Predicted 3D model of a 73-nucleotide RNA (transfer RNA) from a candidate division CSSED10-310 bacterium.

Formats: sequence, C1' cells, structure tokens
RNA sequence: GGGGGUAUAGCUCAGUUGGGAGAGCGCCACGUUCGCAACGUGGAAGUCGGGGGUUCGAGUCCCCCUACCUCCA
Repeated sequence: GGGGGUAUAGCUCAGUUGGGAGAGCGCCACGUUCGCAACGUGGAAGUCGGGGGUUCGAGUCCCCCUACCUCCA
C1' cells in the first nucleotide's frame, strides 16, 4: 500500500423486509432474612464509532473518514 472483518447500555452480545432500540451480567430502590448470599418486583443507563447521501422513514442501503482484528505484498 491492497483485500476481508468488527464498532449497538458500564461489560459480553442479539437485532431475520428499512418502520418497537433490546437481552444477559452489572448498578440503584423495595420485598423476603437477625444479617449476608440467593430469589422476586420495579427502575436508571444509548451520539447504534464519526460525517454525508438515498428514502415518507436508516442500527439496517450507498459514499468518505477513524480505531481495532486478520490475510496478501
């Protein structure tokens, strides 16, 4: 330098026709207990890596950029 891949909640990751942004763990509150753990109920937490484009509508399609992984040279 060129090809391919990954980027979504604090962490690990789903997201199937382009129309609801989600799960587990963690965190907070409450219940249960003498207390802890476990369990139950409820809750907070998001620039879907950044910018632009297409579209009535984009995490999803197109272009550019950034970071990381990998292959070739």
Its mean pLDDT, the model's own confidence on a scale to 100, is 81. Rfam family: tRNA. Rfam's curators write: Transfer RNA (tRNA) molecules are approximately 80 nucleotides in length. By type it is a transfer RNA.